[in-house]
């Protein structure tokens, strides 16, 4: 400091993620050693045992147990008297300090800074005093009472315990005369106490500025409340309580309520500003089992103190008691989680004490835990045969890796021994034999963790196969996974690593610093005002804000900088800065503000003039539509694509005349006009509001926005009366269509119109909130005003409306003096996307409903603008058997053939919409064959190596078993080959070993080759430049042209490239050469007859050479092009016909079964042989033939004309037989020579006479012929008989533009045999069209898209299954907080107090005075009640999210097929 991720790509908006640092954590795996430092964040849930507050004999009585001395004696007892001082008790002081903990608090609590009416034990300092009395209780005895806690009676006692008196420097009260209040002693001395007062110090108490969480779906709070007079009471001010009086007091700058929270120094992110946070330390507060109370005291309404009420525990003899870890440990629970019932008071510190000295679970210290920070170690040098082993490999090697070994050397920690502190000043060490020195021994005892697809450093194998399973985001995983698990090697941190959660950062993703709002989220529908904000000039004055010095505070303690201590570090310690802040004083006086005074330019007046569908209200006009009523008149009318409902002969439509009623105002008319927006259009007249322009000698900042408020506010809709012509939700009918609750028609109610009165909403849009300045222009409307003059123009201003541009801005698109530019003021608004503009609350409303407006739970995008492309039932141009126009066909029949299906032991396997189906297959009876049952082999049927043996091998007779493969005999013939002569060598062939051979098995979605197809469409691209944030554009686009991105022109583009043509092959003219096997004109011979001979190159052919065709000539058109038309000439004329050739790429087309190949499976079997069977099996459907269905035929004779082919295990003539299929013998022929070979159609001649026929030929039956080892499944052929179905074919669909189509045969290829297939080759030889409106496909350009797997796209609702979370919801369960009533503990206060009563008065009797006891006022818990608020569950209910392949339609996106939307 950024990075991933919305897209095919881009830019920009915007969420999510993620990379960093932190922690009182935790979890996993792992764990040598120190220092420092932390450790119940959850149940403020309950607590068992111990310990945490005592202490003083120098206040006091009274005193165990020892000790000591005496006594008595029953010699081990008693008594005495001293010591002695336990326990316990009167009394002091201290338990309000320290520890603990965050429940409760949104508040003067806390934090900062002030401020007055106050207290303050111990302590400091100053002054004064410290006399005299007195009366009583505990302890303890005696008597009860109780289990116990405890506790009654009585009867003695002290004393720093209690009381009076005196006294009174201060001191308090006062009516100012004058009243009230004090002490204690203790000891041997010194000394310590002890009263009263005064100031200090320390600490508290009390008030007050500022500051201090979230919610307005909490808007009104409040009755002691607000204040004032008195009184009470308080240490004190003070409605703090009270009585009177008044009626205030808070509150949108957010009262009150409701949730949540101890707060602060500081921690922890951040540059910072800010956020989060308030563990350990530190100050405050608050609390102490839950509520309330009050006593003591200086000081509490008290954590180890009491009372009372409640819940829990516990002991009880059931009567009644006790208790309070949120002190230290500890224990149970909880929980992902957080420690020993440790030692000491040695040291800091507290309490008491005069002191010794006791107490202190405060403290100091060990313990436990990688909780965290830091340090150290786990060795260091050498060491290439680059060992071994591992993994990986292209089999060479690399790669762990100098890394081991091996040799050298050193010992930090750990471990043993040994000395041995500082902490402490005389004494006194828990820690602790610690820390530290110092010696020995030995590489010795001491490495893990995560992670290597991008972000993100770090890659391969092997295993898995959308499976296990990752994953923080995007995503991997479905047979070659750098993502899964494992192993290698890597990266990385390192006594630790990594997960989880948290917090901040990156996030300018709440924007103060430092965002937005036209289309991405986001401008209130509009205006009027109120608070608030802001606010012209010029002057004076003043200082609130502001500036800039001082003064005080802002605790330490962190952070920061410098220093020092611990071997470093951490940590510790001193010093300094710093703490950005409040208070306070000076001072200045530009801005702001505040007071004063002035001005005219902001506003605003006044006059004169002017335009306008601006409002509102009465009136009134014409045309138009529909009824009415009458006449003309007659069969339709009216409606749509096309139709019907529907009117109409009862007389419609149509027309003519007259009537009537409502609602709207044609033409002018105009990105004109006026309004704040809704909006407003005939004409008149009444009222009225704004505005605009020109004068002005008025006013004198009076203005700008504007939370709430208030008012206006289209359509629909609602009330109440009215009106209703037309048009019309909704409804009915008719059409469409699979449906058609639409869209289209024919009807038709509300409504639409009036009046009044809700509603308050729209894509209420300029998707653009209002003011004011400032920043080039052109141009064109609209109101006005000025000059000019040629009287219809120019010039110039002012106010509106428009269109097009600079600069500027913007993501782009676009905006651009009417800002979306620069600038300032004010208001409203956004903060992913869905859920949701929903629910609940709550306000309006008569109602639909508005309005405010969540959250649960989803997703990783959602959405803006522009880009390239696909794609439109979008447009334009154009093309092409794509239509049209024509010929001729499929579809119907019979068959052939192929393909689905069924079927079968098998009916091998592929090919599937165009572009699979007579296709692989150019030819399945065996073989082919890959399939099926069966029989057999296992180094194999086929390759190579190795050993062994043989010498081969082949050919041949004749067996025997088998279905054959195979095995087993056997005749005869022949006897390898080189040689160093050595069974040494090749070589065949038999036997065995193992490597391995095989595989038509899988994967064409792992591949290479081939192929198809778009399409012989004319496009597809690069380089440099140019424009563009970009992504791309441009060039390639436009105007012409073409068969073509051909070719001209123009142009920020100039050039290239693969296509296109052309160069290749054929057919067409001609020329030349050559002349056999072809040819035969002319000359000669011969034949019945033939080029049959000799000759011959003249013509055909043959086959090589050349030439010919380029828009070159002419005209005309066209931009002086390109080119087009049309003509000449020419065999050909505008690419002359045909073929080869097929750009960039799409369909993961096709093919692993041609062939090649990666992988992955099989290996006595998914290999191999063999007979046999299927591949030909048949209720069907479907594709491509073929032959017909007949007279343009058919049948028969007769006669004529090709072209290209093929031939030796072949073509076969011709003669001979057979009706023929053939056969039989056999001449030529490796072919311009001989054969195949007969060309069919067609020519002429007879028959046939329109019918299932002399058509048609299927199917059967005999009968034979040919190939072949074999024709039973399952071949072709021929002859006799047989004669089926079919009389031109629905729906639809197919080819074809000329030598085509159509018809007609001929050849070949595979082949032993099979051809209606497939290639090919001549013959005969039309029609139609010269157009593009529609169908199809295709190409260029533009337009719009929510597509991009690109419309065979996308996408939306409902029902259906699952499942998450939420609302409603008859009740039902919990809890909170008031309000009312009753009840009312304990307590304080008040009144009473005939009981009780030591101190005082009193001789006494009594009195004062206290006091139980009673009342009374308040008053916790609790009881009832009637209502809020808030969480849980709830039958059912109701949308809403999500979830590969569920119905049912097609709503959006393209004109989306009725534009969409609100």
């Nucleotide at each position: 400091a950024g990075a991933g991720u919305u897209u095919g790509a881009u830019c920009a908006u915007g969420g999510c993620u993620c990379a960093g640092a932190a922690c009182g954590a935790a979890c996993g795996c792992u764990g040598g050693c120190g220092g420092c430092a932390g450790g119940c964040c959850u149940a403020a849930c309950a607590c068992a045992u111990g310990c945490a507050a005592g202490u003083c004999g120098a206040a006091c009585g009274a005193g165990a147990a020892g000790c000591u001395a005496g006594a008595g004696c029953u010699u081990g007892c008693u008594c005495u008297a001293g010591u002695g001082g336990a326990a316990a008790g009167u009394g002091g002081c201290a338990g309000a300090c320290g520890g603990g903990u965050g429940a409760g608090u949104a508040a003067c609590g806390c934090g900062u800074g002030g401020g007055a009416a106050c207290c303050u034990a111990c302590c400091c300092a100053a002054g004064g005093g410290u006399a005299c009395g007195g009366a009583a209780u505990a302890a303890u005895g005696c008597a009860g009472g109780g289990a116990a806690a405890c506790u009654u009676g009585u009867a003695c006692u002290a004393a720093u315990a209690c009381c009076g008196u005196a006294u009174a420097c201060g001191u308090c009260c006062u009516c100012a005369g004058g009243g009230a209040g004090a002490a204690a002693g203790a000891u041997u001395u010194a000394u310590c106490g002890c009263c009263c007062c005064u100031g200090g110090a320390u600490g508290g108490g009390c008030c007050c500025g500022c500051g201090u969480u979230g919610g307005a779906u909490u808007a009104g709070c409040u009755u002691g409340u607000u204040g004032g007079u008195g009184a009470g009471g308080u240490a004190a001010u003070g409605g703090c309580u009270c009585a009177c009086c008044a009626a205030g007091g808070c509150g949108a700058c957010g009262a009150u309520c409701c949730a949540u929270a101890g707060c602060u120094g500081g921690u922890u992110u951040g540059a910072g500003a800010g956020g989060a946070u308030g563990a350990u330390c530190a100050g405050c507060c608050a609390c102490a089992c839950u509520g309330g109370g009050a006593c003591u005291g200086a000081g509490a309404c008290a954590c180890g103190g009491c009372c009372c009420a409640g819940a829990c525990u516990c002991c009880u003899a059931c009567g009644g008691g006790a208790g309070g870890c949120a002190g230290c440990a500890g224990u149970g629970g909880g929980g992902a989680a957080u420690a020993u019932u440790g030692g000491a008071c040695a040291a800091u510190g507290g309490g008491g004490g005069a002191a010794a000295c006791c107490c202190u679970g405060a403290u100091c210290c060990a313990g436990c835990c990688a909780u965290g920070c830091c340090g150290c170690g786990u060795g260091g040098g050498u060491g290439a045969a680059g060992a071994a082993g591992g993994c990986c490999u292209u089999a060479g090697g690399g790669u762990u890796g100098u890394a081991a070994a091996c040799c050298c050397c050193u010992u930090u920690c750990a471990g043993c021994g040994g000395g041995g502190a500082a902490g402490a000043u005389a004494a006194u060490g828990a820690c602790g034999g610690u820390a530290c020195c110092c010696g020995c021994a030995g590489a010795a005892g001491a490495a893990g963790c995560u992670c290597c697809g991008g972000c993100u450093a770090a890659c391969u194998c092997c295993g898995u196969g959308c499976c296990a399973g990752c994953a923080g985001c995007c995503g991997c995983g479905g047979u070659a996974a750098u993502a899964c698990g494992g192993a290698g090697g890597g990266a990385g941190c390192u006594a630790g690593c990594g997960u989880u959660g948290u917090u901040c950062g990156g996030a300018a993703u709440u924007a103060c610093u430092g965002g937005g709002c036209g289309u991405a989220a986001a401008g209130c529908g509009c205006g009027c005002g109120u608070a608030g904000g802001c606010g012209g000039a010029c002057u004076g004055a003043u200082a609130a804000g502001u500036u800039g010095g001082g003064g005080g505070u802002g605790a330490a303690a962190u952070c920061c900088c410098g220093a020092g201590g611990c071997u470093u570090a951490a940590c510790c310690u001193c010093g300094g800065a710093a703490c950005u802040g409040c208070c306070u004083c000076c001072a200045a006086a530009a801005c702001u503000g505040u007071c004063a005074g002035u001005c005219u330019u902001g506003a605003g007046a006044u006059c004169g003039a002017g335009a306008g569908a601006g409002g509102u209200a009465a009136g009134u006009g014409g045309a138009a539509u529909u009824c009415c009523u009458a006449g003309u008149g007659u069969a339709g009318a009216g409606g749509u694509g096309a139709a019907a409902u529907u009117c109409g002969u009862a007389g419609a439509u149509a027309u003519u005349a007259g009537g009537a009623a409502g609602a709207a105002c044609a033409c002018c008319a105009g990105u004109g006009g006026c309004g704040a927006a809704g909006g407003c259009g005939g004409c008149u007249u009444a009222c009225u509001g704004g505005c605009u322009c020109g004068a002005u000698a008025c006013u004198g900042a009076c203005g700008c926005u504007g939370a709430g408020g208030c008012g206006c506010g289209a359509a629909a809709g609602c009330g109440u009366g009215g009106g209703g012509a037309g048009c019309a939700a909704a409804c009915a009918g008719g059409a469409u269509u699979a449906g058609a609750u639409a869209c289209c028609c024919u009807g038709g109610u509300a409504g639409u119109c009036c009046a009044c009165g809700c509603c308050g909403u729209a894509a209420a849009c300029g998707a653009u909130g209002g003011g004011u300045g400032c920043u080039a222009g052109c141009u064109g409307u609209c109101a006005g005003g000025c000059g000019g003059c040629u009287u219809g123009c120019c010039g110039u201003u002012u106010g509106g409306u428009g269109g097009c541009g600079c600069a500027g801005c913007u993501a782009a698109c676009g905006c651009a003096u009417u800002a979306a530019g620069c600038a300032c003021c004010c208001c409203g608004c956004c903060u992913g996307g869905g859920g949701a503009g929903u629910a609940c609350g709550g306000u309006c409303g008569c109602a639909a409903g508005a309005u405010u407006a969540a959250a649960a739970c989803u997703c990783a995008a959602a959405g803006g603008a522009a880009u390239u492309g696909a794609c439109g039932g979008g447009g334009g141009c154009c093309c092409g058997c794509a239509c049209a126009a024509g010929c001729g066909g499929u579809g119907g029949a019979g068959c052939a053939u192929g393909u689905g299906g069924u079927u079968u032991a098998a009916u091998u396997c592929g090919a599937a919409g165009c572009a699979a189906c007579g296709c692989g297959a150019a030819g399945a009876a065996c073989c082919u064959u890959a399939c099926c049952a069966g029989c057999c082999c296992u180094u194999g049927a086929c390759a190579u190596c190795c050993c062994g043996g043989u010498c081969g091998c082949g050919g041949u007779u004749a067996g025997u078993g088998g279905a054959g493969a195979c095995a087993c005999u056997u005749u005869c013939c022949u006897u390898c080959a080189g040689u160093u002569c050595g069974g040494c060598u090749g070589g065949a062939c038999c036997g065995g070993u193992g490597a391995c051979a095989g595989g038509u098995g899988c994967u064409g979605c792992a591949u290479g080759g081939c192929u198809g197809u778009c399409g012989u469409c004319a496009g597809c691209u690069c380089g440099u430049g140019u424009c563009g944030u970009g992504a791309g554009a441009u060039g390639u686009u436009g105007g012409g042209u073409u068969a073509a991105g051909u070719c001209c022109c123009g142009c920020a583009a100039c050039g290239a490239g693969c296509g296109c043509a052309a160069c290749c092959c054929u057919c067409g003219c001609c020329u030349u050469u050559a002349g056999u096997u072809g040819c035969c004109a002319g000359c000669g011979a011969g034949u019945a007859a033939u080029g049959u001979c000799g000759g011959g190159g003249a013509c055909u052919c043959u086959a090589g050479u050349g030439a010919g065709a380029c828009u070159g000539c002419c005209g005309g058109u066209g931009u002086c092009a390109a080119a087009c038309c049309g003509g000449a000439g020419g065999a050909a004329g505008g690419u002359g016909g045909g073929g080869a050739u097929g750009a960039c790429g799409u369909c993961a087309a096709g093919u692993c079964c041609u062939c090649a190949u990666g992988g992955c499976c099989u290996u006595u079997a998914u290999g191999a042989c063999c007979a046999g069977g299927g591949c030909u099996g048949c209720a069907c459907a479907c594709g491509u033939c073929c032959u017909a269905c007949a007279a343009u035929g058919g049948u028969a004779c007769g006669u004529a004309c090709a072209a290209a082919g093929g031939g030796a295990a072949g073509c076969g003539a011709a003669c001979c037989c057979g009706c023929g299929a053939g056969g039989g013998u056999a001449g030529g022929c490796a072919a311009a020579u001989c054969c195949c070979a007969a060309a069919a159609a067609a020519c002429g001649u007879g028959c046939c006479c329109c019918a299932g026929u002399u058509c048609g030929g299927a199917u059967u039956g005999c009968a034979g012929g040919c190939u072949g080892c074999a024709a039973c499944u399952c071949g072709c052929c021929u002859g006799c008989a047989u004669g089926a179905a079919g009389c031109c074919g629905g729906a639809a669909u197919c080819g074809c533009u000329a030598g085509u189509a159509a018809u007609c045969g001929c050849a070949g290829g595979u082949c032993a045999g099979c051809a209606u297939a497939c290639u090919g080759c001549g013959g005969u030889g039309a029609a139609u069209g010269u157009g593009u409106u529609c169908c199809u496909g295709a190409g260029c350009c533009u337009u719009g898209u929510a597509c991009a797997c690109a419309c065979c796209g996308c996408c939306c609702g409902u029902c259906a299954a699952g499942c998450c979370a939420c609302g409603a919801a008859a009740g039902u369960g919990g809890g909170g907080a008031g309000c009312a009533u009753c009840c009312g503990a304990a307590g304080u206060c008040g009144c009473c107090g005939a009981g009780g009563u030591a101190a005082c008065c009193g001789c006494a009797a009594g009195g004062a005075g206290c006091u139980a006891a009673g009342c009374g006022c308040c008053g916790a818990a609790g009881a009832u009640g009637a209502g809020c608020c808030c969480c849980g569950c709830g039958a059912u209910u109701g949308g809403g999210a999500c979830u590969a392949a569920g119905u049912c339609g097609u709503a959006a996106c393209a004109a989306g097929g009725u534009a969409g939307c609100c």
Small-subunit ribosomal RNA from an uncultured bacterium, 1462 nucleotides, folded computationally.
The prediction has a mean pLDDT of 85.
Its Rfam family is "Bacterial small subunit ribosomal RNA".